[in-house]
């Protein structure tokens, strides 16, 4: 100098729930709370996963199926970016 990151110090974010708002939903955005996170900073690039306006089909139910261009980064992978320390 790098790579990795145990026990600690300083700080960090923010599950469920709720409360208002938003969206056809999923789901987001603030408040409010903390289950957990060493990236639970970021980014939708591959898969996975939920949703189905629109759209096709099909059906006379006033339904039912398929389908991203939607959404998740607290799903995996993987791209960059960080804070502090030992083997």
């Nucleotide at each position: 100098a790098a790579a990795a990151g145990c026990c600690a110090a300083g700080a960090g974010c923010a599950a469920a729930c709720u409360c208002a708002u938003u969206u056809a939903a999923a789901g987001g955005u603030g408040g409010g709370g903390a289950c957990g996170c060493a990236a639970a900073g970021u980014c939708g690039a591959g898969g996975g996963u939920c949703u189905a306006a629109g759209g096709c089909a099909u059906u006379u139910a006033u339904g039912u199926g398929c389908u991203a261009u939607g959404a998740u980064a607290g799903u995996c992978u993987g791209g960059u970016u960080g804070c502090u320390a030992a083997a």
This is a predicted structure of an 87-nucleotide RNA (c-di-GMP-I riboswitch aptamer) from a Candidatus Methanofastidiosia archaeon.